The prediction has a mean pLDDT of 84. A computed fold for a 122-nucleotide RNA from a Chloroflexota bacterium, annotated as SAM riboswitch aptamer (S box leader). Rfam family: SAM riboswitch aptamer (S box leader). Gene Ontology term of the family: regulation of gene expression. Lineage of the source: Bacteria > Bacillati > Chloroflexota. The sequence was found by an Rfam model in a public genome assembly.
């Protein structure tokens, strides 16, 4: 770097160094000299796999190896359903009317991509 298969609305910060970016990517949004990546130290949080307890699942204990500590994976992006809205057509009863057909604006949801991270695998 590929593949498979799980998980991603919860939870967890301080301090030195460093000195302008960062939240993958495209678009919003946002965080930042009251200091951004990045490194160093300590603290944390969670339990994916090791790991104990169990006959064994289940479940419980621990914190060894990852892993994570702004914001749901920050939102979305691709299809699709409803639901408002637009635009065009028909219809009579001429109404803040009703059918239809489009449009992909919005929101709501459901699946999807992508991407994180484990664990196996080449």
């Nucleotide at each position: 770097c590929u593949c498979u298969u799980a998980u991603c609305c919860a939870g967890a910060g301080a301090g030195g160094c460093g000195g302008a970016g960062g939240g993958a990517c495209c678009g919003g949004c946002c965080c930042u000299g009251c200091g951004a990546a990045g490194c160093c130290u300590c603290g944390g949080c969670a339990a994916c796999c090791a790991g104990a307890c169990c006959a064994a699942a289940a479940g419980u204990c621990a914190a060894g190896g990852u892993g994570c500590c702004a914001a749901a994976u920050c939102c979305g992006g691709c299809a699709a359903a409803u639901a408002a809205g637009g635009a065009c057509a028909g219809c009579c009863a001429u109404g803040u009317g009703c059918u239809g057909u489009u449009c992909g604006u919005u929101a709501u949801c459901u699946g999807g991509a992508a991407g994180a991270u484990g664990a196996g695998a080449g």